Annotation: Predicted 3D model of a 73-nucleotide RNA (transfer RNA) from a Candidatus Saccharimonadota bacterium. Rfam family: tRNA. The organism belongs to Candidatus Saccharimonadota, within Bacteria. The sequence was found in a public genome assembly.
RNA sequence: CGCGGGGUGGAGCAGCGGUUAGCUCGGAUGGCUCAUAACCAUCAGGUCGCAAGUUCAAAUCUUGCCCCCGCAA
Numbered sequence: 001c002g003c004g005g006g007g008u009g010g011a012g013c014a015g016c017g018g019u020u021a022g023c024u025c026g027g028a029u030g031g032c033u034c035a036u037a038a039c040c041a042u043c044a045g046g047u048c049g050c051a052a053g054u055u056c057a058a059a060u061c062u063u064g065c066c067c068c069c070g071c072a073a
Base pairs, nucleotide, nucleotide: 002071003070004069005068006067007066010025011024012023013022018056027043028042029041030040031039049065050064051063052062053061
C1' cells in the first nucleotide's frame, strides 16, 4: 500500500433517514438498615472521531481525512 470491521456520557453496548439519542454497569443525592452491602427512588453526565456533501430532515446515506482491531502480503 490492499481488504474487512469499528469510533455514540466515566466503562461496555444499542440505535438500519423523522417521536425526547436509549440500555447495563459506574458516579451523586435521598430512602431502607443499629451500620455496611444488597434493594428502591431521583439526578448529573453526550451536541454521536473530524470536515464537507445529499436531503424538508443525518448518529444513520455519500466523499475525504484521523485513530483502533483483524485478514492478506